[in-house]
RNA sequence: GUUUGAUCAUGGCUCAGGACGAACGCUGGCGGCGUGCUUAACACAUGCAAGUCGAACGGAAUCCAUGGUGUAGCAAUACACCGGAAGAUUUAGUGGCGAACGGGUGAGGAUCACGUGAGAAACCUGCCCCAGACUUUGGGAUAACAAUUGGAAACGAUUGCUAAUACCGAAUGACGUCGGAGAACCGCAUGGUUCACUGACGAAAGGAAAUCCGGUUUGGGAGGGUCUCGCGGCCUAUCAGCUUGUUGGUGGGGUAAUGGCCUACCAAGGCAACGACGGGUAGCUGGUCUGAGAGGACGACCAGCCACACUGGAACUGAGACACGGUCCAGACUCCUACGGGAGGCAGCAGUGGGGAAUUUUGGACAAUGGGGGCAACCCUGAUCCAGCCAUUCCGCGUGAGUGAAGAAGGCCUUCGGGUUGUAAAGCUCUUUCGCAAGGGAAGAAACGUUACGAGCGAAUAACUCGUGAUAAUGACGGUACCUUGAUAAGAAGCACCGGCUAACUCCGUGCCAGCAGCCGCGGUAAUACGGAGGAUCCAAGCGUUAUCCGGAAUCAUUGGGUUUAAAGGGUCCGUAGGCGGUCUGAUAAGUCAGAGGUGAAAUCCUGCAGCUCAACUGUAGCAUUGCCUUUGAUACUGUUAGACUUGAGUUAUUGUGAAGUAGUUAGAAUGUGUAGUGUAGCGGUGAAAUGCAUAGAUAUUACACAGAAUACCGAUUGCGAAGGCAGAUUACUAACAAUAUACUGACGCUGAGGGACGAAAGCGUGGGUAGCGAACAGGAUUAGAUACCCUGGUAGUCCACGCCGUAAACGAUGGAUACUAGCUGUUCGACCAACAUUGGUUGGUUGAGUGGCUAAGCGAAAGUGAUAAGUAUCCCACCUGGGGAGUACGCUCGCAAGAGUGAAACUCAAAGGAAUUGACGGGGGCCCGCACAAGCGGUGGAGCAUGUGGUUUAAUUCGAUGCAACGCGAAGAACCUUACCAGCUCUUGACAUUCUGUGAACUUUCUAGAGAUAGAUUGGUGCCUUCGGGAACACAGUAACAGGUGCUGCAUGGCUGUCGUCAGCUCGUGUCGUGAGAUGUUGGGUUAAGUCCCGCAACGAGCGCAACCCUCGUUCUUAGUUGCUACCAUUUAGUUGGGCACUCUAAGAAGACUGCCGGUGACAAACCGGAGGAAGGUGGGGAUGACGUCAAGUCAUCAUGGCCCUUAUGGGCUGGGCUACACACGUGCUACAAUGGUAAGUACAAAGGGUCGCUAACCUGCGAGGGGGAGCUAAUCCCAUCAAAACUUAUCUCAGUCCGGAUCGGAGUCUGCAACUCGACUCCGUGAAGUCGGAAUCGCUAGUAAUCGCGAAUCAGCAACGUCGCGGUGAAUACGUUCCCGGGCCUUGUACACACCGCCCGUCACACCAUGGGAGUUGGCUGCACCAGAAGUAGGUAGACUAACCGCAAGGAGGUCGCUUACCACGGUGUGGUCAAUGACUGGGGUGAAGUCGUAACAAGGUAGCCGUA
Repeated sequence: GUUUGAUCAUGGCUCAGGACGAACGCUGGCGGCGUGCUUAACACAUGCAAGUCGAACGGAAUCCAUGGUGUAGCAAUACACCGGAAGAUUUAGUGGCGAACGGGUGAGGAUCACGUGAGAAACCUGCCCCAGACUUUGGGAUAACAAUUGGAAACGAUUGCUAAUACCGAAUGACGUCGGAGAACCGCAUGGUUCACUGACGAAAGGAAAUCCGGUUUGGGAGGGUCUCGCGGCCUAUCAGCUUGUUGGUGGGGUAAUGGCCUACCAAGGCAACGACGGGUAGCUGGUCUGAGAGGACGACCAGCCACACUGGAACUGAGACACGGUCCAGACUCCUACGGGAGGCAGCAGUGGGGAAUUUUGGACAAUGGGGGCAACCCUGAUCCAGCCAUUCCGCGUGAGUGAAGAAGGCCUUCGGGUUGUAAAGCUCUUUCGCAAGGGAAGAAACGUUACGAGCGAAUAACUCGUGAUAAUGACGGUACCUUGAUAAGAAGCACCGGCUAACUCCGUGCCAGCAGCCGCGGUAAUACGGAGGAUCCAAGCGUUAUCCGGAAUCAUUGGGUUUAAAGGGUCCGUAGGCGGUCUGAUAAGUCAGAGGUGAAAUCCUGCAGCUCAACUGUAGCAUUGCCUUUGAUACUGUUAGACUUGAGUUAUUGUGAAGUAGUUAGAAUGUGUAGUGUAGCGGUGAAAUGCAUAGAUAUUACACAGAAUACCGAUUGCGAAGGCAGAUUACUAACAAUAUACUGACGCUGAGGGACGAAAGCGUGGGUAGCGAACAGGAUUAGAUACCCUGGUAGUCCACGCCGUAAACGAUGGAUACUAGCUGUUCGACCAACAUUGGUUGGUUGAGUGGCUAAGCGAAAGUGAUAAGUAUCCCACCUGGGGAGUACGCUCGCAAGAGUGAAACUCAAAGGAAUUGACGGGGGCCCGCACAAGCGGUGGAGCAUGUGGUUUAAUUCGAUGCAACGCGAAGAACCUUACCAGCUCUUGACAUUCUGUGAACUUUCUAGAGAUAGAUUGGUGCCUUCGGGAACACAGUAACAGGUGCUGCAUGGCUGUCGUCAGCUCGUGUCGUGAGAUGUUGGGUUAAGUCCCGCAACGAGCGCAACCCUCGUUCUUAGUUGCUACCAUUUAGUUGGGCACUCUAAGAAGACUGCCGGUGACAAACCGGAGGAAGGUGGGGAUGACGUCAAGUCAUCAUGGCCCUUAUGGGCUGGGCUACACACGUGCUACAAUGGUAAGUACAAAGGGUCGCUAACCUGCGAGGGGGAGCUAAUCCCAUCAAAACUUAUCUCAGUCCGGAUCGGAGUCUGCAACUCGACUCCGUGAAGUCGGAAUCGCUAGUAAUCGCGAAUCAGCAACGUCGCGGUGAAUACGUUCCCGGGCCUUGUACACACCGCCCGUCACACCAUGGGAGUUGGCUGCACCAGAAGUAGGUAGACUAACCGCAAGGAGGUCGCUUACCACGGUGUGGUCAAUGACUGGGGUGAAGUCGUAACAAGGUAGCCGUA
């Protein structure tokens, strides 16, 4: 950060930090210090990694003085050969020492392997140091070598010669070892030390001859090793029992030494819940990383220990090995071979292959440090020191510094003004680290040696050792570090990221595509989240990513968590081990505390100082090492022990209590059945029915009988019980609890892992029983279906006895015990007291034990809890650690079975869950309203036509509107135009706007072609202003910038509109309450049309709405009377005219109505009811007026507008067509179906409008539409417009498809218009369709309303108008009422909904993918048991063979070697088990997937309340 609309808490996931032997991607200047096969303990070519000593030995070879011989030469001499003293060099072999160190690796091992601390009185120790003693005398061999000989080779064989510091005998010998028998001292024990006596055993080597180096023996030391023990550190109980040399003893053997280490015998032990045995994993530690710490993870480099050396086994040699560069055997592999046989072991340093994401040179030197040998010089040393490779880690340095605004150019963005990159660059001035070139140049080197002096030793001025001084030589690194000089800003910057977490933003491209992503999540045409660019940010020779560890994570909680509802209290009790435990006193000193000592290796960490220019790094000193051991003290607390106490606990006594348990006996009501009687047609059942029962007599009713089960009333937040649970009465037996008071015991207590007992219902077994009820089942209904809900039946079961099962939402969802902490009020069982009554009692108070309610503090996420705690504390047990998978699988235990208990993982999600809040919703509740229903009136739905829509058709049937809230809607007028659509023709700065240039006034006549747009030709015309330069308007041509678009997006928008709804609501400030979302106010009691008003109230006020203010109608008055009016006077056909303005009317103003008055009701309120007066009465009627908001509602095609798109076309013009199509479906209307009517004739009465491109009178004419005509009127004057129609009067029609109805069609016309073919309206004549009141369903209306009748207007040339908007005429019926339908308001309730019920959501099936269980089996690893087998080796035995040293005159013996054999035993083999892994036809469930199928189980009373256990 992430669950929610929001909130709090729970809880997981994820991120920011640090680390690394790392790897990968991009990039890369220098130096220093480190590090560098984590994988295949895989296989290895090649070279090197352990030798040395001639002062142990005999030889050999080479050199060499001298000598000899020969040849050549006159000779000197040269050459060759022979011999070769002394010596030098080299050396195979014998011999000595070393090779057991150093170096590598981590396979094995869960172990005294490691760490730590002890012990060895149970031991060993080469070389080295100290000390004592000694080093006498003999002997026999053997390698080398030589000869012969085998073999391909490796390697031998036989014979012969020879030496030693090689081997052997003898002597001597201790203070040595063993035996015997003593003494003293010491120890925790076995026992040890010392001394003296005695018997036996038992050493040696020499070397160029040295006071040197050695050798032998004894004692001691140092260092090293071996053995034993305490304690400590992994996982697993789905490993619970393991063990026969096992545990102990005795004798013997063996070892350096203890020991079942081995063996014989004896005993039967030993280990284990404080985890034996088994399985898995692992080298251990100092330390490293992280962390505040406690811890957690790790164990590279460095250091200590262990183990291993191709795999397994074995011993030999030796002081030391069971031996990395030794031996033998077996096995696998590789190589050589003449096929007979041989050779090998890089987990040493380099290096190769292989594996892998991944890890270096087949380098230099022994100069230093260290090691081996040697007297030494020296030799050896892949230990080591150095160099090389790699940005692999850490550290340091650089890639320049100053100045520089015209804020350059370019890039990017832009609101077009500018901004930004940016002092950045360029330019100017300066510096030169590092790198490059050249020159100079340390330290690491001092020992050994030589020499001088001194000291020690010694007889010594030898020699040796030590010290001091002097001194020669010795450097791999190394072209070193470092210093100086030279030249030039010259050679040196990238990587990641920019939605939030998390520092950093814009443009373009893309369009749920491509892609990103650590979590949340981005992307469906305006993406700060993808890709690119510009810019910004972080770090920097690096930066990112990935893997892993710690942290954050108090998310395993010792420090430091929880369990009513979030995950979590065991169903209950008893009780074992264990844990914990009352008061007082003494002792002890185990825990505890304090002091001291030993140890806790070094390195590391930390601190101080110091050395490399700093740092990393290094040196030095200190601290620390929290631990273990020893010892001395302290004694409060805990423990142990001794003694005591009574309050905890218990015993006893007395009095009570109860549906406590078990067994028996028994009662009445009800139900059912049977028998008998009465009685007759139904009963029963439901929402309604049917199945069922009944004339063979039911139901009903009466009597009697039988059966089983359950116990009405009492009866209650009653009582009892550990829980489950327990209910008629009564008897017997058993247990418990409470109170009171005395006596007694004297901590006997609490909890309780394992264990035991009990444990509802269902279920199981055996045997009974069975009235009612009643799974399964059957039938009837319901339904789309109905394997259900409802009904009729009905078997198991329910009941009893005995035995199992062992689970429940076994719940107070709250483990047990103890103590403490405010109150109020009920109730049950006791005790005591008081008052009143008195044969039982009633009332009140105090108190003990239970059981309820409310509440304070406190607690709690809240809800809530609150002495019966979920408060404050202590003790013990159980349990939890995200959701799903799953209480599943496997394994084990229990069970007759069903099943129960225990109880995972893979995989998958970023949530799941709790409490509370606001809404919304409910086939929840309450209150209220509305033509919402009801009561009425008239319609629609059926017919014909008109009109709109869908659909279809079409070149096009332009577009939009689509539940209410689209559909006579945009459209208050589609023949052309409109017009946006289609076909064809045609134009390209354009039909329209602005700017520039040029020309021309503008404009206009006529003709030709064409469908027209248009094109060509042609005529007339020269205007206005002027400062005389020119200018304004207009037209044409040109040039581009641009115009233009009814093209897209109403889901980018403004504006406007619809709807809920003219519903009564919607909010705010301050205060208060709540952790908070929020609440309060606004709820409540009344009232209203109204959140209207009143009262009350932690609220007090306010705003937008309501109402009122506005318009209109209704009454009156005032003013004013023309075009209006006309009572009166006169006049006339006529208010026509003259008076008149009273009335009507007109149009300006005013009055009037406010619950004001009276009575009643109400709470003394608000208000309501009734009444009076009044034209009007309780908002008088109507209108305008539409709160916060909802529907991504509608509109880009009214208009405006962002973005995108078109630009010789998606723009412009024109002609013709289309929007008027027509199988069909729907909406809205008109006209009808007729007698309340039609037709004919006659007679009345309106209002409101419109009119000069207009309304048009009179008059004439036509059957008529109309035509002619032209008066009047810019309108209270004239006209539309006459008689308005219905109404009324009279006549006729007489119930029929008609004298109803008028569609359709034929013919003839009129008018408008450029033009009525597609496609106008109207008139006349003729024709005369459907239709006889309309199914399911549905609409409007509460009074001047519905219904009905006509009139007018807008648009408009005309008209689709039967539409729309207005106007008046005539003029009803009904409302009991709010149960129901619909919509709405307020309060409340439930909720798993919040896109808000058109919500959410479950399971099967089908498809795809994934992991997993079972599975006939198959394969492999490890392993137990039994048996076979038995290499090498060791030990024992020995009949065979051989045999130098000693004994023996000899024969021979002693001893030895080989062979054979026995025991042990590796590899191997056979059989049979266990376990783990892989795989397996088929199969089971699980998870995840796009908008699949079937239903609708859950969430609201979810439409049958839901849930738990069981069948």
The prediction has a mean pLDDT of 84. This is a predicted structure of a 1511-nucleotide RNA (small-subunit ribosomal RNA) from an uncultured bacterium.